RNA sequence: UGCGCGGGAGAGUUCCCGCACGGGGCGCCGAAGGGGCAAAUUCUCCCCAGAACCUCUCAGGCCCAAGGACCGCGCA
Numbered sequence: 001u002g003c004g005c006g007g008g009a010g011a012g013u014u015c016c017c018g019c020a021c022g023g024g025g026c027g028c029c030g031a032a033g034g035g036g037c038a039a040a041u042u043c044u045c046c047c048c049a050g051a052a053c054c055u056c057u058c059a060g061g062c063c064c065a066a067g068g069a070c071c072g073c074g075c076a
Stems, first nucleotide, its partner, number of pairs: 001076007012026001014025004027062003033058001034056003041049001
């Protein structure tokens, strides 16, 4: 790093249209992904570099399902 198993949150089960499970409006969520930044750090100075579960909500999501950062166990 990959695979398998288990755990795994948040936010409308809202309104409208329709070729009937897809589209649109408004409201909202952040833990796939993506974007942004401080200090330490480096240095004479400057520039560059500089994380996230912080932040932005582009994407994604808001009954269930799926997905899901992260954690545990096993294997390669």